């Protein structure tokens, strides 16, 4: 170098503007008319979990140079957590990408205009409050063992 056990520590962002008024309050019922009233509707906003992938993106390091070595780089490609179900396990379920460009090649690059986003509260919530002083893909360092 390396497989398996072991500890410790990290380990999710995001509501600002207007608008409308369910509904509530104002000395008994009607009715008017004030005044309050959605981070939920309606319009502008704004947010992107971890692990792989990275086309010739974008940083930077070596090299005359051809060309190599590194670090970031995906929400909608692939996998996987967080939530829901259950017969309790090595289960099941679990969102959304198109066009056009460059080029041999584009699921990731650049433009555009788009979409998606759990469960419970609540006036309908991806942003609030809760569950949750939780759990968690996993990341970083460390014992220890061994050769």
């Nucleotide at each position: 170098a390396g497989a398996a056990u072991c500890c410790u520590u990290c380990g999710g962002g995001g509501c600002g503007g207007g608008g409308u008024g369910c509904g509530a309050a104002g000395a008994a019922a009607a009715g008017c008319c004030u005044u309050c009233u959605a981070u939920u509707c309606c319009c502008c906003a704004c947010c992107g979990g971890u692990g792989g992938u990275g086309a010739u993106g974008c940083c930077u390091c070596c090299a005359u140079g051809a060309g190599g070595g590194g670090a970031c780089g995906a929400g909608c490609c692939c996998a996987u957590c967080a939530g829901c179900c259950c017969c309790a396990g090595c289960g099941g379920u679990u969102g959304a990408g198109c066009u056009g460009g460059u080029g041999a090649g584009a699921a990731u690059c650049c433009a555009g205009a788009g979409c998606c986003g759990a469960c419970g509260g609540u006036a309908u919530a991806g942003u609030c409050c809760g569950a949750u002083u939780g759990g968690g893909a996993g990341a970083a360092g460390g014992a220890a063992c061994g050769g």
Molecule: FMN riboswitch aptamer (RFN element)
Organism: Bacillota bacterium